RNA sequence: AAAAUGUAGUAAAAAUUUAUCUAUAUAAUGCUAAAGAUAUGGUUUAGUAGUUUCUACUUGAAUACCUUAAAUAUUCUAGCUAUAGAUAAAUUUAUGCUACAU
Numbered sequence: 001a002a003a004a005u006g007u008a009g010u011a012a013a014a015a016u017u018u019a020u021c022u023a024u025a026u027a028a029u030g031c032u033a034a035a036g037a038u039a040u041g042g043u044u045u046a047g048u049a050g051u052u053u054c055u056a057c058u059u060g061a062a063u064a065c066c067u068u069a070a071a072u073a074u075u076c077u078a079g080c081u082a083u084a085g086a087u088a089a090a091u092u093u094a095u096g097c098u099a100c101a102u
Base pairs, nucleotide, nucleotide: 004102005101006100007099008098009097010096011095013093014092015091016090017089018088019087020086021085022084023083024082025081026056029049030048031047032046033045034044035043041066042065050057058078060076061075062074063073064072
């Protein structure tokens, strides 16, 4: 001085996981049947549609309406799930550089 191995540090690449944010889907929505309550009430079950889409399809509040009958309506609010992207952290894989040891 070169090569190999090991340890430590550092740089950057790929993959995976977790978390957060954004976007898309879907409007946490529509339709149908059955059962059920009655102004201190207005609910429950099942099926179906909806998504380049698995899952889910409800919580709370307010207003209106229905004069006791079988039918609800509107508004606001709070998520989950799938996919994609961004950010952060961790792990793994191989690589470069530096230092030490053999």
Purine riboswitch aptamer from Clostridium tagluense, 102 nucleotides, folded computationally. The sequence is in RNAcentral, with records from Rfam. Rfam family: Purine riboswitch aptamer. Its family is annotated with purine nucleobase biosynthetic process in the Gene Ontology.